[in-house]
Molecule: transfer RNA
Organism: Minisyncoccales bacterium
RNA sequence: GGUCGCAUAGCUUAAUAGAAGAGCAACUGCUUAUUAGGCAGUAGAUCUGGGUUCAAAUCCCGGUGCGGCCA
Repeated sequence: GGUCGCAUAGCUUAAUAGAAGAGCAACUGCUUAUUAGGCAGUAGAUCUGGGUUCAAAUCCCGGUGCGGCCA
């Protein structure tokens, strides 16, 4: 330099265009003599800028970062 892929919560990940779920972690309450554990609940995310569409995490283009392959 070329090419392919990936980017969602603090972490690991789901979601084939109808607007985002889960596990672990965090916080609150109950339980326990205390801790741990258990139970119930709360908060928390679509890398960025455009485009297409009634509607985009999802499709298209550019950018950024990371990774694989080729040179």